[in-house]
This record gives sequence, structure tokens and C1' cells, in this order.
RNA sequence: CAUUGAUAAUAGCACACUUCUCGAAAGAUAAGGUCGCAAAGCUAUGGGUCUAAAGAAAUUUAUUUCAAUGACUGCCAGGCUGCCAAA
Repeated sequence: CAUUGAUAAUAGCACACUUCUCGAAAGAUAAGGUCGCAAAGCUAUGGGUCUAAAGAAAUUUAUUUCAAUGACUGCCAGGCUGCCAAA
């Protein structure tokens, strides 16, 4: 340095749920909380999924459909970085 994560050890993060705030929503921040995670660290690059405000169309005036420029990295990969150990 690469590979692997069986066995340890030191650490780490924090699902669901609740509350504050932001947001049209999906969802996000912060606090509490710990289902789990060897990258459950960062990144929206590829795929996938979620929402549908603006916009467009159709309708019979309030609905329906399309649709990300929005969101998800704890959906899967890619890229970058990192602790320890060595069956």
C1' cells in the first nucleotide's frame, strides 16, 4: 500500500417515534430517543424512489392528468476520505 472484516479493542453515527423551526409537499435543521450500521463519513455523478408549488392541458370552477428546477446517501452503485486488527 492492497485485500478481508472471523476474532477483539478504542471510538463513532443514530431508525421508528416525540417536540421546536423551515418548507406547498416530499423532506430537512436542532433537541430527546436508540432499530440497527465496518463506512449508516462526504459527494446528487449514474440508476431508482418520493413530492407536485409554479407551469401546461382537460374539465365545469373546483377537480383530474402531465411534470422536477424540489427531496431521499439509513434504496443500490460510482468517486473521495477514514479507525483498528490479521483468522